[in-house]
Molecule: c-di-GMP-I-GGC riboswitch aptamer
Organism: Thermoleophilia bacterium
RNA sequence: CACGACAAAGGCAUACCCAUCGCGAGGUGGGGGCGCAAAGCUACGGGACUCCCAGCGAGUUCGCCGGGCCGCCGAAA
Numbered sequence: 001c002a003c004g005a006c007a008a009a010g011g012c013a014u015a016c017c018c019a020u021c022g023c024g025a026g027g028u029g030g031g032g033g034c035g036c037a038a039a040g041c042u043a044c045g046g047g048a049c050u051c052c053c054a055g056c057g058a059g060u061u062c063g064c065c066g067g068g069c070c071g072c073c074g075a076a077a
Base pairs, nucleotide, nucleotide: 003074004073011036012035016031017030018029019028020027021026034063040069041068042067044066045065046064047061048060049059050058051057
């Protein structure tokens, strides 16, 4: 650098529920646990979604895909 175990120590937390913020997509906190070897960060490209004055506009989504950056462990290749 790369790879991903019937390994080890851990981590994150779908749907749904409660509270709360937002016009909304959705966010945040708590519960919950479907799953995840980057389900860590980043809105950079694409996709999907929302709002509007419908514009070459403003947003949301990284657990949709890709890129970039950082990262635990060390079987096999």